[in-house]
RNA sequence: CUCGUUUUAUGCCAAACUUGGCGUGAGCCUUGGACGGAAAACCACAGCUGUGCUUUUAAGAACAGGUAUCAGGGCUGGGCUGCAUAC
Numbered sequence: 001c002u003c004g005u006u007u008u009a010u011g012c013c014a015a016a017c018u019u020g021g022c023g024u025g026a027g028c029c030u031u032g033g034a035c036g037g038a039a040a041a042c043c044a045c046a047g048c049u050g051u052g053c054u055u056u057u058a059a060g061a062a063c064a065g066g067u068a069u070c071a072g073g074g075c076u077g078g079g080c081u082g083c084a085u086a087c
Stems, first nucleotide, its partner, number of pairs: 004087002012037002017032001020029003035074001042079002045077003048072003055066003
């Protein structure tokens, strides 16, 4: 220096819930908060899941079904980057 395993120390992130706000919605930002996490940092390429603006089906409406260009990296794979302990 590189790879693998590990997590003593120093730390790091932050689930549910929640303050305020945005969004049709899933959800996101933010405040508090810790369930957990050795990449629970980043990236939507592939899959998966969710929503259903828009559009479409039936039939005039409601309702319902389909529908992503939307969302989820703390769903999986993958890409990429980083830290220190021990072996």
A computed fold for an 87-nucleotide RNA from Methylophaga sulfidovorans, annotated as c-di-GMP-I riboswitch aptamer. The organism belongs to Methylophaga, within Bacteria. The coordinates come from a structure-prediction model, not an experiment, and the mean pLDDT is 81. It was read from a public genome assembly, where an Rfam model found it. It matches the Rfam family "c-di-GMP-I riboswitch aptamer". The literature on the family includes a 2007 paper in Nucleic Acids Res by Weinberg et al., "Identification of 22 candidate structured RNAs in bacteria using the CMfinder comparative genomics pipeline".